[in-house]
RNA sequence: AGAGUUUGAUCCUGGCUCAGAACGAACGCUGGCGGCGUGCUUAACACAUGCAAGUCGAACGCGAACGGUUUCUUCGGAAACCUAGUAGAGUGGCGCACGGGUGAGUAACGCGUAAGUUAUCUCCCCCGACAUCUGGAAUAACUCACCGAAAGGUGUGCUAAUACCGGAUACCCCGGGCAACCGGGAAAGGUGGCCUCUUCUUGAAAGCUACCGUGUCGGGAUGAGCUUGCGUACCAUUAGCUUGUUGGUGGGGUAAUGGCCUACCAAGGCGACGAUGGUUAGCGGGUCUGAGAGGAUGAUCCGCCACACUGGAACUGAAACACGGACCAGACUCCUACGGGAGGCAGCAGUGAGGAAUAUUGCGCAAUGGGGGAAACCCUGACGCAGCGACGCCGCGUGGAUGAUGAAGGCCUUCGGGUCGUAAAAUCCUGUCAGAAGGAAAGAAAUGUAUGGUGGUUAAUACCCAUCAUAUUUGACGGUACCUUCAAAGGAAGCACCGGCUAACUCCGUGCCAGCAGCCGCGGUAAUACGGAGGGUGCAAGCGUUGUUCGGAAUUACUGGGCGUAAAGCGCGCGUAGGCGGUUUGUCAAGUCAGCUGUGAAAGUCCAUGGCUUAACCAUGGAAGUGCACUUGAAACUGACAGACUUGAGUACUGGAGGGGGUGGUGGAAUUCCCGGUGUAGAGGUGAAAUUCGUAGAUAUCGGGAGGAAUACCGGUGGCGAAGGCGACCACCUGGCCAGAUACUGACGCUGAGGUGCGAAAGCGUGGGGAGCAAACAGGAUUAGAUACCCUGGUAGUCCACGCCGUAAACGAUGUGAACUAGGUGUUGGGAUGGUUAAUCGUCUCAUUGCCGCAGCUAACGCAUUAAGUUCACCGCCUGGGGAGUACGGUCGCAAGAUUAAAACUCAAAGGAAUUGACGGGGGCCCGCACAAGCGGUGGAGUAUGUGGUUUAAUUCGAUGAUACGCGAGAAACCUUACCUGGUCUUGACAUGUAGAGAACCCUUAAGAGAUUAGGGGGUGCCUGCUUGCAGGAGCUCUAACACAGGUGGUGCAUGGUUGUCGUCAGCUCGUGUCGUGAGAUGUUGGGUUAAGUCCCGCAACGAGCGCAACCCUUGUUGCUAGUUACCAGCACGUAAUGGUGGGGACUCUAGCGAGACUGCCGGUGAUAAACCGGAGGAAGGUGGGGAUGACGUCAAAUCAUCACGCCCCUUACGACCAGGGCCACACACGUACUACAAUGCCCGGUACAGCGAGUCGCGAAGCCGCGAGGCUAAGCUAAUCUCUUAAAACCGGGCCAAGUUCGGAUCGGAGAUUGCAACUCAUCUCCGUGAAGCUGGAAUCGCUAGUAAACGCAAAUCAGCAUGUUGCGUUGAAUACGUUCUCGGGCCUUGUACACACCGCCCGUCACACCAUGGAAGCCAGUAACACCCGAAGCCGGUGAGCUAACUUAACGGAGGCAGCUGUCGAAGGUGGGAUUGGUGACUGGGGUGAAGUCGUAACAAGGUAGCCGUAGGAGAACCUGC
Repeated sequence: AGAGUUUGAUCCUGGCUCAGAACGAACGCUGGCGGCGUGCUUAACACAUGCAAGUCGAACGCGAACGGUUUCUUCGGAAACCUAGUAGAGUGGCGCACGGGUGAGUAACGCGUAAGUUAUCUCCCCCGACAUCUGGAAUAACUCACCGAAAGGUGUGCUAAUACCGGAUACCCCGGGCAACCGGGAAAGGUGGCCUCUUCUUGAAAGCUACCGUGUCGGGAUGAGCUUGCGUACCAUUAGCUUGUUGGUGGGGUAAUGGCCUACCAAGGCGACGAUGGUUAGCGGGUCUGAGAGGAUGAUCCGCCACACUGGAACUGAAACACGGACCAGACUCCUACGGGAGGCAGCAGUGAGGAAUAUUGCGCAAUGGGGGAAACCCUGACGCAGCGACGCCGCGUGGAUGAUGAAGGCCUUCGGGUCGUAAAAUCCUGUCAGAAGGAAAGAAAUGUAUGGUGGUUAAUACCCAUCAUAUUUGACGGUACCUUCAAAGGAAGCACCGGCUAACUCCGUGCCAGCAGCCGCGGUAAUACGGAGGGUGCAAGCGUUGUUCGGAAUUACUGGGCGUAAAGCGCGCGUAGGCGGUUUGUCAAGUCAGCUGUGAAAGUCCAUGGCUUAACCAUGGAAGUGCACUUGAAACUGACAGACUUGAGUACUGGAGGGGGUGGUGGAAUUCCCGGUGUAGAGGUGAAAUUCGUAGAUAUCGGGAGGAAUACCGGUGGCGAAGGCGACCACCUGGCCAGAUACUGACGCUGAGGUGCGAAAGCGUGGGGAGCAAACAGGAUUAGAUACCCUGGUAGUCCACGCCGUAAACGAUGUGAACUAGGUGUUGGGAUGGUUAAUCGUCUCAUUGCCGCAGCUAACGCAUUAAGUUCACCGCCUGGGGAGUACGGUCGCAAGAUUAAAACUCAAAGGAAUUGACGGGGGCCCGCACAAGCGGUGGAGUAUGUGGUUUAAUUCGAUGAUACGCGAGAAACCUUACCUGGUCUUGACAUGUAGAGAACCCUUAAGAGAUUAGGGGGUGCCUGCUUGCAGGAGCUCUAACACAGGUGGUGCAUGGUUGUCGUCAGCUCGUGUCGUGAGAUGUUGGGUUAAGUCCCGCAACGAGCGCAACCCUUGUUGCUAGUUACCAGCACGUAAUGGUGGGGACUCUAGCGAGACUGCCGGUGAUAAACCGGAGGAAGGUGGGGAUGACGUCAAAUCAUCACGCCCCUUACGACCAGGGCCACACACGUACUACAAUGCCCGGUACAGCGAGUCGCGAAGCCGCGAGGCUAAGCUAAUCUCUUAAAACCGGGCCAAGUUCGGAUCGGAGAUUGCAACUCAUCUCCGUGAAGCUGGAAUCGCUAGUAAACGCAAAUCAGCAUGUUGCGUUGAAUACGUUCUCGGGCCUUGUACACACCGCCCGUCACACCAUGGAAGCCAGUAACACCCGAAGCCGGUGAGCUAACUUAACGGAGGCAGCUGUCGAAGGUGGGAUUGGUGACUGGGGUGAAGUCGUAACAAGGUAGCCGUAGGAGAACCUGC
């Protein structure tokens, strides 16, 4: 610091996701040790049990027992003493308001910060001063009696105090008062010591003294109360709130100010700078994150607040309205004798419940701290420790070195090897942790006690206080940290991941299944993505997952974003608050800037140093804390005040243009209607029609009239207006604008939240009007349908007046205002000036309105002085798509509806601009048997053949639009053959390797359908070694076992190779350069031209490659050479005849080498080019004809069955052999052919003319036989020699005479021939007989442009036999092409696009089904906060108090004072009521979202087939249609 993801690719916008850090966490797997931290985030839910606040005898009165000793005894016991002034309760004092817990409430002076308190208090503590005098009456405990189950209570009697109450005094206290002064108001004693003084004198009392207390006053310190400025969450779909409310006066109350309370008076107070209401929340120091600014958070620790079962109210006290106090009410739990009582863990442990989830009913007061006490000491779940939990942070270990036969084993493999891997084993070492044994700290210093010393106090060497020395006393943790020794590598590694992001790859299994997934996405038989394994990567006693927060995210933008088209400028003005504001002078000092001061607690963060072996952790010091406040200055800028100025703004004056607005009036043209005339059969309308009008006279035409609406030409990117908008002419009223020149005012300005006005069309209300047009509606067409487009009609409406509505794609998709920043050229309205008399021409200038264009900007497109450039001011708006501009609520409206405006849920995109393609029922240019013009066919018939389908045991398999279908197959009776049935074989029919045997091989018998099985006979080869025996080898056969063979089994979507097609179309690319952010473009486009990206010219391109063309073959002309088997002109011979023979090399021909054609020549056209047109010559003329040749690529095109090959599958079978069957089936459908339907024909007879080819397992002459197929015999020929081989149409002659025929030949019967082991299924041919359909073929469709079509035959391959097929060959031999509108296909350029699997694309809505969330809804249920009324506990306060009453007083009766009781105000809970609001639920219902292949249409994207879209209105199954 970035990355992935929208696209075919690109740039941008924009969301989603990831990598980081963190956590009081939880879950999964795993788990050695230690240190330091940390641990109910949920139910402020309920709690068993124990403990958490007591202490003081030096304030006070009382006062045991157990037990022991002694004495007495009636032996039962009694008494005394000790226990012991102890335990114990009680009176009294202090404490219990601290410490500890929790975060429910609280949006608040609660908290934070800074101030104030002249408006206050402060127990204990410290300092100073003074005092501590004198009396009195009770009461608990206790005793006795009584009530109660208990808790507890009542009465009688006794008693003490540092408990209570008088009196005195004090005073710097309080109240009154100007003051003098008056009035009120204090106290408590205890302990130790001494006997100097007084009294008794053992010792005490008084006294003295020390200490502790008590009271008053003043001060300090600490703590607390109260007040104020500023800061402190979200919602405006909460906009108005408030009656003690705001203020005043009197009174009350408090420690104290104050409506804090009360009576009266006034009518205020708060609020868009957000009151009131609602929701949520303890606040801060800090913590996490971040570069920072920020954002999130408020566990542990510290500060503050609030709370203590819920609600209320008080008492005591210095302090409470009190966590472990009291009262009342409520809920809950427990006890009960049913009468009544008891309780409050949000203290520490612990229990239940809840929950994903959070610990021990531990030890100790040794330390630190707290309460009481004079002290010892007691208490202390504060605290110190330990226990549990990898919950977190930090540290350590699980060994180290050497060790290559690179062991075994696993995994992979190209089978060679690689890898785990120096890893292991093995050898040599070490000893951290854990284990065992031994030693062993610091945390402890005080206090106290004892002795001794010094000082103070005092009359005192007592006592006491302070201090010093010595001795002594105290450790929960814990025999812990730490140290030493021992033994032993021994006890100690897992988790996640490995497609990209993101470090790390292979095999097997699975087969859109199982599953994975943070995003993109993997999985449909070769998955680096699932599961396992091997290997690897990362972290490590942990690792992953989940959740949450910040970051990345400049994705709320202060730092630091945007708004023409991506989301985003209000439809447009006026204007309030607010914000901002020209030049200049002075003053002030609010903002601003600087200095000083105070504060900003500690802890934390940061820096430095130090302590635990290190670190975490801890300690000490420093810095920082950007803040707030006080104070002293400065005066540039902003501000305030005062004064001045003219340039911003405005006013006056003179001119000017204009569809600016309003009102009234006046025209002409046209449509329609009415009347009349002429006139006759149609008119109208459309793609074509029909509905419609018309013989009752239309349309057409002429004249007259009526009425409404709109204003042709001018008319123009021309004018005016803020926008909407405004168009005949005239008059009146009226707003704004521009120019010029002077004068005046003197910043009067800009923007503008709310507000207010204007605001197209449609629509609404009332009343008019209504010619034309025209939603709805009706009819006619079109159509599969046609609720549409088209046509004929037609009502609202359109028009006017008045009133609503308030929206539009209200657009320049561009807010308003101001300033600045190159130009060029138009336009409108002014002005100045020059040439000038004018028309007019030029220059300058102001304002308006267009186009082009530089810099600059922009994602690009584009904008560019009329900015989207550079800046300023102010306003509005945006933050992914959908849901949705919707729901609910509010406001407005008569309604339609408008405005404001969410959420749940869902997706990973949605989008902008540009690029390349593809496509278009877009455009331009061009080509092709593409159409057209022609000729002949197919489609109808019969047959052949192939396919589909069906059938079958099998009908083997493949090919399926063009580009399958007489295709693979250029020959299925067996074989082929892959299929079926049956019979057989298992190292196999075929290959290699090992071992053994045998020559190989030939003849033959039996069984069997055959494969095969069982025999018999003959036979011994070749090469090498060597003399022969013999041995070895090659080849072959047999036997045995195992490696293996074998597979026409699967996958052509794993592949190679081959092929088809677009298409023999003219295209497809590259290098360098240039342009563009980029994809890409340029070149390759343009002007011509061509069959051609062929060539020329031009050009930011210059070149090049694959294609085109040419080179190759063939054919057409010719020369030369050569001359047999071909040829025969001349010569010669011969025959009935024939190149038959000699010969010839002329000709034809054969087959080699050449020549020839190149737009080369001429004319014209053209840019003088390329080229085209015409012509000459020529056998041939513009690639002469034909062939071979097929660019980059497309179709996952075809083929695993030609062959090859990966993977999978079968292995006594999916392999192999054999016989028979099948591939030949047959209701039917299609393709391709053949033969026909006849007279341009058929039949009979006669007579001509080819070429390509083939032949020895062959072609087979001639002859004979047969009607014939053919047979017999047999010459020649390995071929320019012989044979196939008579070519047929044609031509000549004859017959047929328009008919199902002398056409046609299917089918069937019979008889034969040939091939072949074999002819039934299932061959071909011949003869005789039979003689079907068919009379030229619907819609539709195919081929062909010249030696072509058409017609005719011939040959060959395959082949034993079997073509109507195929491939070739020749013979005869046409017609037509105006032309490119249309169909199909293709090429180039351009345009649009929402397509890119590319139009066989994309895509919209209803309906049906499933699921999800949500709105409405008769209602139902629950909560919350108020209001009104009722009731009214406890309690404070007030009233009363005839009852009761110790202290004081009294004249002794009483009085003062007090209490009970009763009562009033206030008052919690409760009750009733009507509303408000929130949530849940709800039959039914509305739309929305999602879903693999459902239904109906085809709305949109191309001119999307009616351009689309916006607003509005009506209509319609639906998308939608129609009007304006």
The prediction has a mean pLDDT of 85. Predicted 3D model of a 1524-nucleotide RNA (small-subunit ribosomal RNA) from a soda lake metagenome. It matches the Rfam family "Bacterial small subunit ribosomal RNA".